Transfer RNA from Candidatus Shikimatogenerans bostrichidophilus, 73 nucleotides, folded computationally. The prediction has a mean pLDDT of 80. Rfam family: tRNA. Gene Ontology term of the family: triplet codon-amino acid adaptor activity. Rfam describes the family as follows. Transfer RNA (tRNA) molecules are approximately 80 nucleotides in length. Rfam classes the family as a transfer RNA. RNAcentral holds the sequence, with entries from ENA.
[in-house]
RNA sequence: UCCUCAAUAGCUCAUUUGGUAGAGCAUCUGACUGUUAAUCAGAAGGUAGCUGGUUCGAAUCCAGCUUGAGGAG
Numbered sequence: 001u002c003c004u005c006a007a008u009a010g011c012u013c014a015u016u017u018g019g020u021a022g023a024g025c026a027u028c029u030g031a032c033u034g035u036u037a038a039u040c041a042g043a044a045g046g047u048a049g050c051u052g053g054u055u056c057g058a059a060u061c062c063a064g065c066u067u068g069a070g071g072a073g
Base pairs, nucleotide, nucleotide: 001072002071003070004069005068006067007066010025011024012023013022019056027043028042029041030040031039049065050064051063052062053061
């Protein structure tokens, strides 16, 4: 210098061809228990790395940039 992949909740990851963004763990509240733990129920938590573009509509498609991983020299 070039090529490929990844970036979504505190963490690990989904989101099947564009159509209201989810799960597990963690956190908080309640139930249960003599207490804790476990278990059960519920709640909170994200303008989807950044900037533009396409579209009635973008996490999803396109361009550039940033960061990380791998590869070719």